RNA sequence: GUACGAAAAAGGCAAACUCUGCGAAAGCAGAGGACGCAAAGUCACUGAUCUAACGGGCUAGACCCUAUGAUGGCAGGACUGCCAGA
Numbered sequence: 001g002u003a004c005g006a007a008a009a010a011g012g013c014a015a016a017c018u019c020u021g022c023g024a025a026a027g028c029a030g031a032g033g034a035c036g037c038a039a040a041g042u043c044a045c046u047g048a049u050c051u052a053a054c055g056g057g058c059u060a061g062a063c064c065c066u067a068u069g070a071u072g073g074c075a076g077g078a079c080u081g082c083c084a085g086a
Base pairs, nucleotide, nucleotide: 002086005083012037013036017032018031019030020029021028022027035073041079042078043077045076046075047074048071049070050069055065056064057063058061
C1' cells in the first nucleotide's frame, strides 16, 4: 500500500420499548434500554421508501398531486477510521 474479517484484544455504536422535549406529519434530540452492527463513522450525490405543512386540482373528500421535510440501521456511490491475520 492492497484486498479481507475465522478467532481474539482494546474500545465504539445502539433496534424495539419507556419517559421528556421538538415537529403539521414522517421523524428527530436527550435519558433509560440492548435487537443487532467491522464502518450501525461522515455526506441526501443516484435510486428507493415515508410524510404532505406550504402551494395546487375538482369530483369538495377521512380526496388527489406536490419536498423545500425525513430515512445513512434500505441499496449504490464518495470520503475517513480501530484491531487482527494475509
Predicted 3D model of an 86-nucleotide RNA (c-di-GMP-I riboswitch aptamer) from Nitrosomonas sp. JL21. The organism belongs to Nitrosomonas, within Bacteria. The sequence was found by an Rfam model in a public genome assembly.